[in-house]
RNA sequence: CAAGAAUAUCGGACGGCUGCGGCGCUGAAAAAUGCGCCGAGGAAAGUCCGGACUCCACAGAGCAGGGCGCUGGUUAACUGCCAGUGAGGGCAACCUUAAGGAUAGCGCCACAGAAACAAACCGCCCCGCAUUGCGUGGUAAGGGUGAAAUGGCGAGGUAAGAGCUCACCGGCAGCCGGGUGAUCGGCUGGCCGCGGCAAGCCCCGCCCGGAGCAAGAUCAAGCAGAGGCAGUCGCUUCGGCGCGCGAAUUGCUCGUUCGUUACGUCUCAGGUCGAUCGCUAAAAACAUUGGGCAACCAAUGUUUCAGAGAGAUAGCCGUCGCGAUUGUUUGCGCAAUCGCACAGAAUCCGGCUUAUAGAUACUCUUGCAUU
Numbered sequence: 001c002a003a004g005a006a007u008a009u010c011g012g013a014c015g016g017c018u019g020c021g022g023c024g025c026u027g028a029a030a031a032a033u034g035c036g037c038c039g040a041g042g043a044a045a046g047u048c049c050g051g052a053c054u055c056c057a058c059a060g061a062g063c064a065g066g067g068c069g070c071u072g073g074u075u076a077a078c079u080g081c082c083a084g085u086g087a088g089g090g091c092a093a094c095c096u097u098a099a100g101g102a103u104a105g106c107g108c109c110a111c112a113g114a115a116a117c118a119a120a121c122c123g124c125c126c127c128g129c130a131u132u133g134c135g136u137g138g139u140a141a142g143g144g145u146g147a148a149a150u151g152g153c154g155a156g157g158u159a160a161g162a163g164c165u166c167a168c169c170g171g172c173a174g175c176c177g178g179g180u181g182a183u184c185g186g187c188u189g190g191c192c193g194c195g196g197c198a199a200g201c202c203c204c205g206c207c208c209g210g211a212g213c214a215a216g217a218u219c220a221a222g223c224a225g226a227g228g229c230a231g232u233c234g235c236u237u238c239g240g241c242g243c244g245c246g247a248a249u250u251g252c253u254c255g256u257u258c259g260u261u262a263c264g265u266c267u268c269a270g271g272u273c274g275a276u277c278g279c280u281a282a283a284a285a286c287a288u289u290g291g292g293c294a295a296c297c298a299a300u301g302u303u304u305c306a307g308a309g310a311g312a313u314a315g316c317c318g319u320c321g322c323g324a325u326u327g328u329u330u331g332c333g334c335a336a337u338c339g340c341a342c343a344g345a346a347u348c349c350g351g352c353u354u355a356u357a358g359a360u361a362c363u364c365u366u367g368c369a370u371u
Stems, first nucleotide, its partner, number of pairs: 001367005007361004012320007020039006041342001045353002048351005053212004060254004065208005070084005085099001086097004100203002105201002107197003121143002123139003127135003151169002154166003170192002172189007216277004225268005233242003244260006284303008321340008
């Protein structure tokens, strides 16, 4: 200097004028005026995960259903994050994760091919007949088919071949050692038998109540209820109890609770579209110190950084900043023109995914050149 990899930050600033919302002061006042402070994001987006919070359910059990799936750690929790192991990609820095079980069972692997839970089309070899072939037998090393073909490569051996034998590699089994563990290393053994798919059903292990801020709470005001549907019996000291029926508890069953003069459900009719809260002090942010490889944890200190309600957080002007193009300069630079991304909170928080003009910082890998 060039090409890459990984991790972060910013993504407009300042001033003037005008205009909104919240809080505080002033004000007799919930009025006005004036003053002060604060006022959209790294993704606010998607609604894909997880929770906080609220309400329902005597808040239980079982089945069904759903989620996760290598090991360890972290967290309020997670399918997240950190570190590691195995496998795959890349020269490398690094990236991806289809990472429990195919010997519990079922299912699929079309076509082609001899054969895809089974085997000989071509070929090779021995023998016999015989002459450019035929038959019996042996073989699965070579060729063909296919996404995949009976451990791989090489040597020896053989009639020709084959783990038949040997060395190396792969798998499997046993033993020893390192590691918390996933796993890694060593030694021994020809054990090499019919594979792949579980992101096919399934098996195994662990986990899981439901609904959601239109959750929910309070106040004010106002009205008006009517009709129908199931409802079995027994005991009783007449209070009630048991059975049956109905409702609630994600679906079903049991259990529990409530009702049986309707909590439920159907039809008709009436009233209420008001106000306040929930609503932002948090599993919060930042700094220092300590622990930890890290994610993260602890202690101390500092800060308070929107809360709208048909929905505020803005508009105009000037200067600066960044980028592109053109011209000019020996060069530094200067001038002109154009442009400045993705995109707007609605209960809140931790993640993931997607969109994004451009600018910056740090670390690492490879190549070339110079010293």

Model confidence (mean pLDDT): 76 of 100. Predicted 3D model of a 371-nucleotide RNA (Bacterial RNase P class A) from a Chloroflexota bacterium. The sequence was found by an Rfam model in a public genome assembly. NCBI's taxonomy places the organism under Bacteria, Bacillati, Chloroflexota. Its Rfam family is "Bacterial RNase P class A". Rfam classes the family as a ribozyme.